[in-house]
RNA sequence: GCCGAUGUAGCUCAGUUGGUAGAGCAACGCACUCGUAACGCGUAGGUCGUUGGUUCAAAUCCAAUCAUCGGCU
Numbered sequence: 001g002c003c004g005a006u007g008u009a010g011c012u013c014a015g016u017u018g019g020u021a022g023a024g025c026a027a028c029g030c031a032c033u034c035g036u037a038a039c040g041c042g043u044a045g046g047u048c049g050u051u052g053g054u055u056c057a058a059a060u061c062c063a064a065u066c067a068u069c070g071g072c073u
Stems, first nucleotide, its partner, number of pairs: 001072007010025004019056001027043004049065005
C1' cells in the first nucleotide's frame, strides 16, 4: 500500500432482507430471611464508532473517515 471482518446499555452479545432498539450478567429498589447470599418481582441505563447522503422513515442501504483484529504484498 491492497483486501476482509468487527464497532449496539457498565460487560458479553442479539437485532431475518428499512417501520417504536432488546436479552443475559452487573447496578438500584421491593419482597423473602433472625441476618447475608441465592431465588422471585420491578426500575433505571443507548445521539447504534464518527460525519455526510438516499428515503415519508436508517442500527439496517450508499460514501467518506476513525479504532481494533486478520490476510496479502
Molecule: transfer RNA
Organism: bacterium